[in-house]
RNA sequence: GUAUGAUAAGGGCAAAACCGCUGAAAAGUGGUGACGCAAAGCUAAAGGGACUAAAUUGGCAAUCCUGUCUAGUGUCCAAUAUGUCAGCCAGCUACCGCC
Repeated sequence: GUAUGAUAAGGGCAAAACCGCUGAAAAGUGGUGACGCAAAGCUAAAGGGACUAAAUUGGCAAUCCUGUCUAGUGUCCAAUAUGUCAGCCAGCUACCGCC
């Protein structure tokens, strides 16, 4: 230095699913478990993207809801991150091998 990791050694991580806990959710976390991964290590507070909407704002136009029905104080609809994801891209760092 490594844009395309061939070989070897020691190994490492752990998707889905299921169970416990946390959370409004997304998701996180511990266990079981391995789909995969050469960065599947770290960074989500200042790059893009994705997910969620407790809360806030707006709306009854459609669906649903309501002992209240020319309504909306909604369990309904829409917008918004302040929440989340790095195993989407990105940034940073690094073992072994190779040059």
This is a predicted structure of a 99-nucleotide RNA (c-di-GMP-I riboswitch aptamer) from Paenibacillus sp. The coordinates come from a structure-prediction model, not an experiment, and the mean pLDDT is 84. RNAcentral holds the sequence, with entries from Ribocentre. Its Rfam family is "c-di-GMP-I riboswitch aptamer". From the family's description: GEMM was predicted in a large-scale screen for bacterial structured RNA regulatory elements. Lineage of the source: Bacteria > Bacillota > Caryophanales > Paenibacillaceae > Paenibacillus.